[in-house]
RNA sequence: CGCGGGAUAGUGUAAUGGCAAACAUUCUGGGCUCAUUCCUCAGAGAUAUCGGUUCGAUUCCGAUUCCCGCAA
Numbered sequence: 001c002g003c004g005g006g007a008u009a010g011u012g013u014a015a016u017g018g019c020a021a022a023c024a025u026u027c028u029g030g031g032c033u034c035a036u037u038c039c040u041c042a043g044a045g046a047u048a049u050c051g052g053u054u055c056g057a058u059u060c061c062g063a064u065u066c067c068c069g070c071a072a
Base pairs, nucleotide, nucleotide: 002070003069004068005067006066007065010025011024012023013022018055026044027043028042029041030040031039048064049063050062051061052060
């Protein structure tokens, strides 16, 4: 240099064009309790970047950055 896959809350994963982005964990506050690390209620927190297609993009297309693998 070539080929393939990936990038989503602090972490691990979903979401195959209809978003109000879901789940677990985490954090904060309330409740429960003599008390708590248990239980319970509420809240905070994310689509790598830039463009394009579309009424509508996490999803499709292009470029860039980074990571993993294959071949050499």
Predicted 3D model of a 72-nucleotide RNA (transfer RNA) from Pediococcus pentosaceus. Its Rfam family is "tRNA". The coordinates come from a structure-prediction model, not an experiment, and the mean pLDDT is 81.